[in-house]
RNA sequence: GGGGACGUAGCUCAAUUGGGAGAGCACGGGCUUUGCAAGUCCGGGGUUGGCGGUUCGAGCCCGCUCGUCUCCA
Repeated sequence: GGGGACGUAGCUCAAUUGGGAGAGCACGGGCUUUGCAAGUCCGGGGUUGGCGGUUCGAGCCCGCUCGUCUCCA
């Protein structure tokens, strides 16, 4: 320098024809306990790496770019 994969909540990951941004763990609160843990119920938390484009509508499609991993030279 070129090819490929990945980037979504604090962490691990879903969202598969373009149409409600979600789960588990973690975190906060309630119940339960003398207390803690466990259990159970509720809740907070996201510019979907960044910028631009297409579209009525983009996590998803297109372009550029940044980062990580990997292959070739």

A computed fold for a 73-nucleotide RNA from Planctomycetes bacterium RBG_13_63_9, annotated as transfer RNA.
RNAcentral holds the sequence, with entries from ENA.
The coordinates come from a structure-prediction model, not an experiment, and the mean pLDDT is 82.
It matches the Rfam family "tRNA". Gene Ontology term of the family: triplet codon-amino acid adaptor activity.